Small-subunit ribosomal RNA, 5' domain from a metagenome, 545 nucleotides, folded computationally.
Context: one part of a larger RNA
């Protein structure tokens, strides 16, 4: 000098675009933040609300609504925070995996035959304050369960070959043995068969389901080399290092176990303490390093605290389950609820950090055949000068150098073309009117090519044409309106360091990054006047180089 996620003091017109709990991973009140499919399945409420009846207790009917609730499927492992642990194969960057998995996507082959038994949901009884159960009866499926079949695969046992990395890829045979499936949904048709407007068995197109090959995507592992500080930490270690057998994983591996050998790591710094997420980057610096690791990307790691598995293609799972703690509420005292380091918002701790807003219109993700639903991801708004930039706060003329202040050697100099006057201009705000792009999809509709078909049905690809959708926001943006009108401060000013003088004070009072100023002529305190640097900010203070 540069920077900053800044604080504080003072001031303050207005916009773009960016950031905003750096502290207690400290405890929450409330509302949303993960559903979604009736094109898988049986079923089918209630409250309201409105008509009617009423013995005034209530009853019947519409609607609410084929909603809510339940079976099941797929998604809740994504996205979203936040950095506590972590010094470690955690990250970073090269490789390996002949030691492994990959749901949905694509791509190609081959198949989906016959049973069977429950169970929620309801209904009935019953326990409890309440969360929440108990028994009994009924039913469904793409839930479940059995038996068939097996071209590929998987294990077992041969055999030829290629090829190569401990031993695996791959090609071709033989035998033996195990293990699939829902033909369920949905549209459409009568070309053959059955009743004969027209349907059923069939036929068809689409999603679907089994099996098994590749792929893409994503992950698991191992390895080489990098990046912190103490040696006032110098010896550490018994599953510890090695092998055998056995388990175990999707996988090698002491990962685990049983037994055998006693080895393994260290000054090229083991072990121990201490700090710390890591990287891309980011700030400085000529670079060389330095210091940092916020937003935004990528790995990691964690979800009150520990500690476990379940489910599943993928968790030992932030709004999942189970144990234990701790705190908070509820309780009829038996017993039972929670988990903001999602959005906002509250307390609190701090110098300090914001709205319980709006919207799925757009990007993206979930489910859905689609409509469409949900999404506090995300899109926008809102608040605070936090920061970057950009723009006004007026412009030309105006010397009797007006008044009026300061100052003077009393002659004058200075504030100063500054004001005033005159003549213009409309940038910003105000006000009035016109107003967008972001929108093309998808999906409806017309038209047309094309496959599938017995087919002009349908459906599936696909060109094309109209229509439908905007939260920001009646915002940007344009245009008139009128009007110099409403927008200037801060800090300095003895050297460093750009910028002086009076008057007060008298080692007081007061200033100071450093040198140092002040004891009666203070360019250093405090005020006046002028000056000087910056400017919607200026300066202090922390902090990095």
């Nucleotide at each position: 000098g540069a920077g900053c996620g800044a604080a504080c003091g003072u001031u303050a017109g207005c916009g773009g675009c960016g950031g905003g709990c750096u502290u207690a991973a400290c405890a929450c009140a409330u509302g949303c933040a993960a559903g979604u499919c009736g094109a898988a399945c049986g079923a089918g409420a209630a409250a309201g609300c409105g008509u009617u009846c009423u013995u005034c207790g209530g009853g019947a009917c519409g609607u609410u609504a084929g909603u809510a609730a339940g079976u099941g499927g797929c998604g809740c492992a994504c996205g979203g925070g936040u950095g506590a642990g972590u010094a470690a194969c955690a990250c970073g960057u090269g490789a390996g995996u002949a030691a492994u998995c990959u749901a949905c996507c694509c791509u190609u082959u081959g198949g989906c035959g016959c049973a069977g038994g429950a169970u929620a949901a309801c209904a009935g009884u019953u326990c409890g304050a309440a969360a929440g159960g108990a028994c009994u009866g009924c039913u469904a499926a793409u839930a479940c369960u059995g038996c068939a079949u097996a071209a590929g695969u998987c294990g077992g046992u041969g055999a030829c070959g290629g090829u190569u990395u401990u031993g695996g890829c791959u090609g071709u045979u033989a035998c033996c043995g195990g293990g699939a499936a829902a033909g369920g949904a949905u549209g459409g048709c009568c070309u053959a068969u059955c009743c004969u407007u027209g349907g059923a068995a069939g036929c068809u197109a689409u999603c679907g389901c089994c099996a098994a090959a590749g792929g893409a995507u994503g992950a698991g592992c191992u390895c080489g080399c990098g990046g912190c500080c103490c040696a006032u930490c110098a010896g550490c270690u018994u599953g510890u290092u090695g092998g055998u057998g056995a388990g175990g994983u999707a996988a090698c591996g002491g990962c685990c176990u049983a037994c055998c050998a006693a080895g393994g790591c260290g000054a090229c710094g083991a072990u121990g303490g201490a700090u710390a997420g890591c990287u891309g980057g980011u700030c400085u610096g000529a670079g060389a390093g330095g210091a940092u690791g916020a937003u935004c990307a990528g790995c990691c790691a964690c979800a009150c605290u520990g500690g476990a598995a379940c489910u599943g293609a993928c968790a030992c799972a932030c709004g999942g389950u189970c144990c234990a703690g701790a705190c908070u509420c509820c309780u009829a005292c038996g017993g039972g609820a929670g988990g903001c380091a999602g959005c906002a918002g509250u307390g609190a701790g701090g110098a300090a950090u914001u709205u319980u807003g709006c919207g799925c219109a757009a990007u993206g993700g979930g489910g859905g055949a689609a409509a469409c639903c949900c999404u506090g991801a995300c899109g926008c708004a809102g608040c605070a000068a936090c920061g970057c930039c950009g723009c006004g706060u007026g412009a030309g003329u105006g010397a009797u150098g007006a008044a009026g202040g300061c100052u003077u050697u009393c002659g004058g100099g200075u504030c100063g073309u500054a004001a005033a006057g005159c003549u213009c201009u409309g940038u910003c705000a105000a006000g009035u009117g016109g107003g967008a792009a972001g929108a093309a999809a998808c999906c409806a509709c017309g038209a047309g090519g094309u496959g599938a078909u017995a087919a002009u049905a349908u459906c599936g690809c696909u060109u094309u044409g109209u229509g439908c959708u905007g939260a920001c926001g009646g915002u940007a943006c344009c245009a008139c309106u009128g009007a110099a009108g409403g927008a200037a401060g801060c800090a300095c000013c003895g050297g460093c360091u750009a910028a002086c003088u009076c008057c007060g004070u008298g080692c007081c009072a007061g200033c100071a990054g450093c040198c140092g100023c002040g004891g009666u002529a203070a360019u250093a305190c405090g005020g006046g006047g002028g000056g000087u640097g910056c400017a919607a900010g200026c300066g202090u203070u922390a902090u990095u180089c």